[in-house]
RNA sequence: GUCCCCGUGGCUUAGUCCGGAAGAGCGGAUGGCUGUUAACCAUCAGGUCAAGGGUUCAAAUCCCUUCGGGGACG
Numbered sequence: 001g002u003c004c005c006c007g008u009g010g011c012u013u014a015g016u017c018c019g020g021a022a023g024a025g026c027g028g029a030u031g032g033c034u035g036u037u038a039a040c041c042a043u044c045a046g047g048u049c050a051a052g053g054g055u056u057c058a059a060a061u062c063c064c065u066u067c068g069g070g071g072a073c074g
Stems, first nucleotide, its partner, number of pairs: 001073007010026004020057001028044005050066005
């Protein structure tokens, strides 16, 4: 330099193919249970879906550019 993959709560990630209410597990908070802690049960909070632009009635999802991480070739 060319090409490919990835970027979504604190962490790990589903959803992207085929546009239509953003989910889960762990972790956190509160309450219950317990002689106490842990475990278990219930409830709750936490996401500008890497950034900008475009298409569309509607974008995490499609298109373009950029940034970051990983890989292949030279």

The RNA shown here (transfer RNA) has 74 nucleotides and comes from a Candidatus Woesearchaeota archaeon. Model confidence (mean pLDDT): 81 of 100. It matches the Rfam family "tRNA". Rfam classes the family as a transfer RNA. Rfam's curators write: Transfer RNA (tRNA) molecules are approximately 80 nucleotides in length. RNAcentral holds the sequence, with entries from ENA.